Predicted 3D model of a 71-nucleotide RNA (transfer RNA) from Dorea sp. Lineage of the source: Bacteria > Bacillati > Lachnospirales > Lachnospiraceae > Dorea. Its Rfam family is "tRNA". About the family: Transfer RNA (tRNA) molecules are approximately 80 nucleotides in length. Rfam classes the family as a transfer RNA. The RNAcentral record of the sequence draws on ENA.

RNA sequence: AGGCCGGUAGUUUAACGGUAGAACACAAGACUUUGACUCUUGUAGUCCGGGUUCGAUUCCCGGUCGGCUUG
Numbered sequence: 001a002g003g004c005c006g007g008u009a010g011u012u013u014a015a016c017g018g019u020a021g022a023a024c025a026c027a028a029g030a031c032u033u034u035g036a037c038u039c040u041u042g043u044a045g046u047c048c049g050g051g052u053u054c055g056a057u058u059c060c061c062g063g064u065c066g067g068c069u070u071g
Base pairs, nucleotide, nucleotide: 001070002069003068004067005066006065007064010024011023012022013021018054026042027041028040029039030038047063048062049061050060051059
C1' cells in the first nucleotide's frame, strides 16, 4: 500500500428500512438493627460527514479507529 470483517448505554450484546430493546453495572426507594440478597423505579447509546428515502442502526459514497490477511 491492497483486500476482508467490524464500531449501538460504563461493559456484553439484540434490532425486515417504520417507537433503539435486554442483561450486568450505576442511582433512588421498599425490605433489613446494618450490610448482602430480593423487589420496584430511574439515568444512560447507534464512530464521523454527506447521499437515497415519506422515514436510515439498517442501503450507497467518503473518512476515521480496531482486528485479520496479501505482497